The RNA shown here (transfer RNA) has 73 nucleotides and comes from Trichonephila inaurata madagascariensis. It matches the Rfam family "tRNA".
């Protein structure tokens, strides 16, 4: 150089073009405990990699490009 995948919360992953994007771990509070740990209820935390199109409507579907991996010569 061709070429495929891959990228969403602190990690690991869902999400069929239509609800305020969720679940899981963890991380803070609170219940519960003689006190820890288990258990439970609740919060908090996303520019959905980035830029542009399509569309009424995009995490999703086109198109550059930017990370990480793979196959190739």
């Nucleotide at each position: 150089g061709u070429u495929c995948c891959u990228g969403u919360a602190u990690u690991g992953c869902a999400a069929u073009g239509g609800a305020u994007a969720g679940c899981u771990c963890g991380u803070u509070g609170g219940a519960c405990u003689u006190c820890u740990a288990a258990u439970c209820c609740a919060a908090a935390a996303g520019u959905c990699g980035u830029g542009g199109g399509u569309u009424c409507g995009a995490g999703u579907c086109c198109c550059a490009c930017c990370u990480g991996g793979g196959a190739u010569a």
The organism belongs to Trichonephila inaurata, within Eukaryota.